Predicted 3D model of a 173-nucleotide RNA (Lysine riboswitch aptamer) from uncultured Ruminiclostridium sp. Taxonomically the source falls in Ruminiclostridium (Bacteria, Bacillota, Clostridia, Eubacteriales).
RNA sequence: GAUAGAGGUGCGGUUCUGAUAAGUACCUGCUGUGCUAACGGGUCUGUCCGUUGCAGCAGGAAAAGGCAGCGCCGCCGAAAAAGCGGUUUACAGGCAGACCUGCUUUUGGUUGCAGUUCUGAACAAGGAUGCGACUGUCAUCGUUUCCCAUAACGGGACGGAUGGAGAGCUAUC
Numbered sequence: 001g002a003u004a005g006a007g008g009u010g011c012g013g014u015u016c017u018g019a020u021a022a023g024u025a026c027c028u029g030c031u032g033u034g035c036u037a038a039c040g041g042g043u044c045u046g047u048c049c050g051u052u053g054c055a056g057c058a059g060g061a062a063a064a065g066g067c068a069g070c071g072c073c074g075c076c077g078a079a080a081a082a083g084c085g086g087u088u089u090a091c092a093g094g095c096a097g098a099c100c101u102g103c104u105u106u107u108g109g110u111u112g113c114a115g116u117u118c119u120g121a122a123c124a125a126g127g128a129u130g131c132g133a134c135u136g137u138c139a140u141c142g143u144u145u146c147c148c149a150u151a152a153c154g155g156g157a158c159g160g161a162u163g164g165a166g167a168g169c170u171a172u173c
């Protein structure tokens, strides 16, 4: 340097099904009320385009993201997050969010808790932060256990302590 592997509630993607979203948005009808003013296009300013708005009653009535399950696919920096930059989102400028993407930095993995914070319809779930637990790997130390071997040193496994990080670890060439 190449190839192949290990960690397990392992990571990511995706079809289908189901619940939730929700009797919500929205549509129709009736009634009331409002209007040269109002509303919508994330938000502010300006423009442009479009629509009339609001409430009650009756009828009809979703979807996306997120979640769960079976299956399938790609894998073990799998992947995730933060910051900066770029593209798109009616037009111009500012701000914010979302999709995609480039660079840099961080994180071995899983998981629990927090009246913390953000996203979210949500008490689901996820992210950030903090504090823990479990676990794999390597290094060092160490051991009254077991196996191999020895005159002894030693090697391996289980188990114990401390520490490191995946640009790591193991095997073969």
Base pairs, nucleotide, nucleotide: 001173002172003171004170005169008076010075011074012073013072014071016069017068018067026060027059028058029057030056031055032054033053037052038051039050040049041048042095043094044093045092046091047090079107080106081105082104083103084102085101086100088098089097108135109134110133111132112131113130114129116128117127118126119125137164138163139162140161141160145157146156147155148154

Source information
It matches the Rfam family "Lysine riboswitch aptamer". From the family's description: Riboswitches are metabolite binding domains within certain messenger RNAs that serve as precision sensors for their corresponding targets. Allosteric rearrangement of mRNA structure is mediated by ligand binding, and this results in modulation of gene expression. The sequence is in RNAcentral, with records from MGnify.